[in-house]
RNA sequence: GCCCCGGUAGCUCAGUGGUAGAGCGCUUGUCUUGUAAACAAGAGGUCGCGAGUUCAAUUCUCGCUCGGGGCU
Numbered sequence: 001g002c003c004c005c006g007g008u009a010g011c012u013c014a015g016u017g018g019u020a021g022a023g024c025g026c027u028u029g030u031c032u033u034g035u036a037a038a039c040a041a042g043a044g045g046u047c048g049c050g051a052g053u054u055c056a057a058u059u060c061u062c063g064c065u066c067g068g069g070g071c072u
Stems, first nucleotide, its partner, number of pairs: 001071007010024004018055001026042005048064005
C1' cells in the first nucleotide's frame, strides 16, 4: 500500500428501512438477625465521525477514523 471483518447501555453482544433490546453489572424495594441468593421495579444510548439516498437510516451508498485479521 491492497483486501476482509468489526465500532450499538459500564462489559459481552442481538437488531438487514418505520421512535433500539437481551444477559451480566448498577440503583431502589420485598424477604433475612445481617450479608448473599431469589423476586419486583428503575436508571443508563446524539447506534465511532461527516456527507449522500429516502417521507423515514443503527440498517443502504461514499469519505474519514479506531480495532482485529490476511496479502505483498